Record summary
This is a predicted structure of a 112-nucleotide RNA (Glycine riboswitch aptamer) from Paenacidovorax monticola. Its mean pLDDT, the model's own confidence on a scale to 100, is 76. The RNAcentral record of the sequence draws on Rfam. It matches the Rfam family "Glycine riboswitch aptamer". A reference for the family is Mandal et al. (2004), "A glycine-dependent riboswitch that uses cooperative binding to control gene expression", Science.
RNA sequence: UUCAUGCCGUCUGGAGAGCCGCCACCCACGCGUGGCGCACCGAAGGAGCAAGCCGCACGCCCGCACCGGGCGGUUGGCGAAUCUCUCAGGUACCAAGGACAGGGGGAGCGGC
Numbered sequence: 001u002u003c004a005u006g007c008c009g010u011c012u013g014g015a016g017a018g019c020c021g022c023c024a025c026c027c028a029c030g031c032g033u034g035g036c037g038c039a040c041c042g043a044a045g046g047a048g049c050a051a052g053c054c055g056c057a058c059g060c061c062c063g064c065a066c067c068g069g070g071c072g073g074u075u076g077g078c079g080a081a082u083c084u085c086u087c088a089g090g091u092a093c094c095a096a097g098g099a100c101a102g103g104g105g106g107a108g109c110g111g112c
Base pairs, nucleotide, nucleotide: 007106008105010103011102012101013100018038020037021036022035023034024033025032039091040090041089045087046085047084048083052078053077054076055074056073058072059071060070061069062068
């Protein structure tokens, strides 16, 4: 310097699930707002885990012993998601949000 991944901004696309019941409120009376309740959704966020790896009281083997190695076992640690949970969030249209994806642009090189 360039490329890729990642990061930052922006534009575009982007699913699912009650027009539920009761009470109250409102100039707006509505498919509204709030509270309570039941039923649901998973793609903001959050949480959980597999294989595997590390470790380890231990058993067996290589090889009698030290070091070492292998197999087994195992309370512990690390360990992913669009899986699972449903805390949070959400459940007519619109709006908002939205994991993720695409376009285009930008930039620090520090800390841990």